[in-house]
RNA sequence: CGGCGUGGCAACGCGAUCGCCGGCGGCGCAAGCCGUCCGGAGGAAAGUCCGAGCACGACAGGACACGACGGUGGGUAACGCCCACCCGCCCCGCGGAUCGAGGGGCGAGAGACAGUGCCACAGAGAACAGACCGCCGAUGGCCCGGUGCAAACCGGGAUCAGGUAAGGGUGAAACGGCGGGGUAAGAGCCCACCGCCGCGUUGGCAACACCGCGGGCACGGCAAACCUCGUCGCGUGCAAGGUCACGCAGCAACCGCGACGGCCGGGAAACCGGCCGCCGACCGCUCGUCCGGCGGGAAUGGUUGCGGGUGGACCGCUCCAGCCGAGGGGUGACUCUCGGCGCAGAGAAAUGAUCGUGCGGCCCGGUCCGUCCGCCAUGUGCGGAUACCACCGGGCCCGACAGAACUCGGCUUACCGCCCACGCCCGAUC
Numbered sequence: 001c002g003g004c005g006u007g008g009c010a011a012c013g014c015g016a017u018c019g020c021c022g023g024c025g026g027c028g029c030a031a032g033c034c035g036u037c038c039g040g041a042g043g044a045a046a047g048u049c050c051g052a053g054c055a056c057g058a059c060a061g062g063a064c065a066c067g068a069c070g071g072u073g074g075g076u077a078a079c080g081c082c083c084a085c086c087c088g089c090c091c092c093g094c095g096g097a098u099c100g101a102g103g104g105g106c107g108a109g110a111g112a113c114a115g116u117g118c119c120a121c122a123g124a125g126a127a128c129a130g131a132c133c134g135c136c137g138a139u140g141g142c143c144c145g146g147u148g149c150a151a152a153c154c155g156g157g158a159u160c161a162g163g164u165a166a167g168g169g170u171g172a173a174a175c176g177g178c179g180g181g182g183u184a185a186g187a188g189c190c191c192a193c194c195g196c197c198g199c200g201u202u203g204g205c206a207a208c209a210c211c212g213c214g215g216g217c218a219c220g221g222c223a224a225a226c227c228u229c230g231u232c233g234c235g236u237g238c239a240a241g242g243u244c245a246c247g248c249a250g251c252a253a254c255c256g257c258g259a260c261g262g263c264c265g266g267g268a269a270a271c272c273g274g275c276c277g278c279c280g281a282c283c284g285c286u287c288g289u290c291c292g293g294c295g296g297g298a299a300u301g302g303u304u305g306c307g308g309g310u311g312g313a314c315c316g317c318u319c320c321a322g323c324c325g326a327g328g329g330g331u332g333a334c335u336c337u338c339g340g341c342g343c344a345g346a347g348a349a350a351u352g353a354u355c356g357u358g359c360g361g362c363c364c365g366g367u368c369c370g371u372c373c374g375c376c377a378u379g380u381g382c383g384g385a386u387a388c389c390a391c392c393g394g395g396c397c398c399g400a401c402a403g404a405a406c407u408c409g410g411c412u413u414a415c416c417g418c419c420c421a422c423g424c425c426c427g428a429u430c
Stems, first nucleotide, its partner, number of pairs: 002425007012358007020040004024035004042401001046412002049410005054237004061291004066233005071085005086109001087107006096430005110228002115226002117222003132168002134164003139161003142157006176194002179191003195217001196215005202209002241315004250306006258279001260277007282296004320342001322341008359399002361396007370386006376379001
């Protein structure tokens, strides 16, 4: 200097003119007007996907159902977010291969000896399987030949039974891999190495790693299939919710008017009426079901449907898990202490427009330097071409994505161009 990667800053500046919203101040009875006044979008304000605050509901319990999440440790108010590490897979550098270290990316990364289910196509066979081609045919038959009186023996055939899973073939996956021994051919049948399983030592908080010993191998994959285990989850959202105004007209259908006790009144009695207490059918509250809980509860009642009215003001509302800086702790996420600052808040909704100028980007032309080519009169010559940088001039329908609506913490998605920081670009063997 360059390449790749990761993270971050910033989100055009200034001036003039004309405007917009909210405060504050002044004038005014008010409507409103005025001002050298103050403040006025974002990193994502977005999607509304997670986690919270806050508000209301029964202060929010239990069981079931349902949903989300799932390596380990930490951070945090909390999280499905973040950090660090572990494990698995992939990529980078490179003439090729292997190994190690490094950098980067991805992983719903618990359980497949609790149970159920699935594994398309192809293939003989897809789970405690299978024999298509092939190999063998030791053994028992069969056929042929030889010896023999015969029994039988010897040799051959791949013909039947049978053996086999090395090799081929199918597949995403074929019941460990590879080499040797062994065998009729083969096979963990036996052995070495690797893998796997079990136990132990050491290191680590842990996930796990390393090493040693033992076992001949038993245990295919899928849980983003049901499921099991563990953790978490009440619902609705500022149109929450509170206060005050304004305004209205009712109608229909259905359900219901109970039990017990006490007191009072009436009565000859049966019983009737009133008040109180308690229970209670029933209704409501919590928006999956049930239980528990709370409230109303016999009436001037309840539920449902239709119809009618208002649709204004104020609070909630912006001060906060707040922002900035310094120092300390921590690998880091983050945290502690100190100091400073106050930063839109209204509503279907303001934060803008024009001009000038500067900045940045792209394009075009020219000049300088350098390089290359040609010419002859070989000179600090002439002519031509030319990427980048620099300078001069000009042009651009170049300066993105996008707009707060109760507030935070995250994630995801969108985004023109510039700038900054950090990491890697290494090693061994063949």